[in-house]
């Protein structure tokens, strides 16, 4: 220098190919019932405007460029 993937709540991950308008699960947190207490189990909750910026479109986590950050692979000099 070249190719491929990855980046979406604190952490793990789905959604993205096929764009649809509350952005979800799971662990965790955090309030409750339960229970002498704690554990575990029910029941609610907060918490990501999806790595950054631009373009497309009526509409973008998804498409399209540019960058940034990781990861593998290949290549090049000495």
């Nucleotide at each position: 220098g070249g190719g491929c993937c990855c980046g979406u709540a604190g952490c793990g991950c789905a959604g993205c190919c096929u764009g649809g308008a509350u952005a979800g699960c799971g662990c965790g947190u955090c309030g409750g019932c339960c229970u002498u207490c704690u554990a575990a189990g029910c029941c609610g909750g907060a918490g990501a405007u999806c790595c950054g910026g631009g373009g497309u479109u009526c509409a973008a986590a998804u498409c399209c460029c540019c960058g940034c950050g990781g990861g593998c692979c290949c290549g090049c000099c000495a």